[in-house]
This is a predicted structure of a 74-nucleotide RNA (transfer RNA) from a Candidatus Aerophobota bacterium. Its Rfam family is "tRNA". The family's RNA type in Rfam is transfer RNA. The coordinates come from a structure-prediction model, not an experiment, and the mean pLDDT is 81.
RNA sequence: GGCGGCGUAGCUCAGUUGGAAAGAGCACACGGCUCAUACCCGUGGAGUCCGGGGUUCGAAUCCCCGCGCCGCUA
Numbered sequence: 001g002g003c004g005g006c007g008u009a010g011c012u013c014a015g016u017u018g019g020a021a022a023g024a025g026c027a028c029a030c031g032g033c034u035c036a037u038a039c040c041c042g043u044g045g046a047g048u049c050c051g052g053g054g055u056u057c058g059a060a061u062c063c064c065c066g067c068g069c070c071g072c073u074a
Stems, first nucleotide, its partner, number of pairs: 001073007010026004019057001028044005050066005
C1' cells in the first nucleotide's frame, strides 16, 4: 500500500428486513435482609450509539469522507 472486520452505559456485549421511550450482564449508588460483612432480593443513576456530511417523513441501523483498533496480504 491492497482487502476484510470492528468502534453502542465505567467494562463485556446485544440490537443491522430503517419506525415503539436505545437494552442485558458485570460494576456503581441507595434500600431490604444480617449483630456485622458477603451472598441474595428490590430500586436507581449512567449512552447526542467514534467524528462530519448525505439519503429518507423517519438512521445505532443505508451511502460517502475521516479517525482509531484488529486480522489477512504485498
The sequence is in RNAcentral, with records from ENA.